[in-house]
Context: one part of a larger RNA
RNA sequence: AACGCUGGCGGCAGGCCUAACACAUGCAAGUCGAACGAUCUCUUCGGAGAGAGUGGCAGACGGGGGAGUAACACGUGGGAAUCUACCUAGUGGUUCAGAAUAACCGCGGGAAACUGCGGCUAAUACUGAAUACGCCCUGAGGGGGAAAGAUUUAUCGCAGAUAGAUCGGCCCGCGUUGGAUUAGGUAGUUGGUGUGGUAAUGGCGCACCAAGCCAUCGAUCCAUAGCUGUUCUGAGAGGAAGAUCAGCCACACUGGGACUGAGACACGGCCCAGACUCCUACGGGAGGCAGCAGUGGGGAAUCUUGCACAAUGGGCGCAAGCCUGAUGCAGCCAUGCCGCGUGAGUGAAGAAGGCCCUAGGGUUGUAAAACUCUUUCAGCAGGGAAGAUAAUGACGGUUAGCAGGUGAAGAAGCCCCGGCUAACUCCGUGCCAGCAGCCGCGGUAAUACGGAGGGGGCUAGCGUUGUUC
Numbered sequence: 001a002a003c004g005c006u007g008g009c010g011g012c013a014g015g016c017c018u019a020a021c022a023c024a025u026g027c028a029a030g031u032c033g034a035a036c037g038a039u040c041u042c043u044u045c046g047g048a049g050a051g052a053g054u055g056g057c058a059g060a061c062g063g064g065g066g067a068g069u070a071a072c073a074c075g076u077g078g079g080a081a082u083c084u085a086c087c088u089a090g091u092g093g094u095u096c097a098g099a100a101u102a103a104c105c106g107c108g109g110g111a112a113a114c115u116g117c118g119g120c121u122a123a124u125a126c127u128g129a130a131u132a133c134g135c136c137c138u139g140a141g142g143g144g145g146a147a148a149g150a151u152u153u154a155u156c157g158c159a160g161a162u163a164g165a166u167c168g169g170c171c172c173g174c175g176u177u178g179g180a181u182u183a184g185g186u187a188g189u190u191g192g193u194g195u196g197g198u199a200a201u202g203g204c205g206c207a208c209c210a211a212g213c214c215a216u217c218g219a220u221c222c223a224u225a226g227c228u229g230u231u232c233u234g235a236g237a238g239g240a241a242g243a244u245c246a247g248c249c250a251c252a253c254u255g256g257g258a259c260u261g262a263g264a265c266a267c268g269g270c271c272c273a274g275a276c277u278c279c280u281a282c283g284g285g286a287g288g289c290a291g292c293a294g295u296g297g298g299g300a301a302u303c304u305u306g307c308a309c310a311a312u313g314g315g316c317g318c319a320a321g322c323c324u325g326a327u328g329c330a331g332c333c334a335u336g337c338c339g340c341g342u343g344a345g346u347g348a349a350g351a352a353g354g355c356c357c358u359a360g361g362g363u364u365g366u367a368a369a370a371c372u373c374u375u376u377c378a379g380c381a382g383g384g385a386a387g388a389u390a391a392u393g394a395c396g397g398u399u400a401g402c403a404g405g406u407g408a409a410g411a412a413g414c415c416c417c418g419g420c421u422a423a424c425u426c427c428g429u430g431c432c433a434g435c436a437g438c439c440g441c442g443g444u445a446a447u448a449c450g451g452a453g454g455g456g457g458c459u460a461g462c463g464u465u466g467u468u469c
Stems, first nucleotide, its partner, number of pairs: 001465005008340006014333002016298001021296003025293003030057003035054002039050004064251001066249001074175006082168001087164003091160001093158002095129004104119006135144003149156002177223003184214003189211008226248004230241004253274005276287004304330001306329003312326001313324004343373004353364004377410001380404001382402001387395001413458005418439003424453005434441002
């Protein structure tokens, strides 16, 4: 963890281990009018606002599950041939000119998704010229290469080179499951030269040349598996595990591919193929929950189609702000850990009832009743924080803590009692019904089955099953 019986409260945590099975519905990544033109609405004619489009940044983070992977994937310690948007520091710049295009208008096609033609227009979109302290190439003569403006006039930007910071990419030593009933494996294979490619080294790719390279210190193959910090157990050495949380890796319906970009070969981007589902006017289209909830299915088994951006953090923005199922909270579940309660004192040589009995009594048992108290927790009414302050609170909150009042009042079960192993009698049953972890009980006096009384153990839990030490 699940199952059975039972169940008062609170705090903190945890909650699909199985089908990386299929998914209805909603939400989960946007933002900027202080880049741009056109349009619409309101107007006190000052201006204010809205959504589509071009453009910029973000979308490579955050979130998910662990299929694959026995590998430089991970852990640890080193290394050189590298990149880095946003950020920081200092440095030298920001001058001219041009051609388009969406939106829009007109005419069309299509059931739809969408799309064609013609015309007009803007920019921080695109192109050319000039300039070049650094920069790049060089045969050292020389050659090449940039920019963008906006505004409320405070600023915010743009472009070149340099340094830093940060994030990555690459290489190496060591460590990292089982099998030899897997013994040979390998042709871009191993190395060299040249060339291409990359941010960068390198058979990374290619041409040629050589014939190497790995392996019983286990190559290759097969099976299994994400790795680690850590977790459980143990006196330790070890053994087992890798849930939650954190770091890294790989994946995103299945397989392949590139585009854009500082960064992807990109979960909620694109293209192709495949399986599946849906729409269709049959011509053609649309989709991808291993995001958060939720549904079906599988299963012994695992939650709400909740609230809020108030806090922390992230994206965009000068800002106001917008977005954020990250996150903060709430809901459900004794799933775990921890804490508390279900009353306390007095009370008989000991009521009644139950059970046992040698019929004398014993036991339940101070247990109850009764009397005297208390009021934790729950419930009632009052007031009431911190979390956030200049302001802003979803939740906390029917709060915590405080004070008042009521009344023992609302709150105990489960398993076991032959030995191991703490705890014994009676009745029923009669190798039957049944019990059982092992040994074993039961065939007419059963402390072992079933019931009862009594007892033992644990306690809001107790037992069983599974698993690890």
Small-subunit ribosomal RNA, 5' domain from an uncultured prokaryote, 469 nucleotides, folded computationally. The prediction has a mean pLDDT of 85. It matches the Rfam family "Bacterial small subunit ribosomal RNA". The full RNA is in RNAcentral, with records from ENA.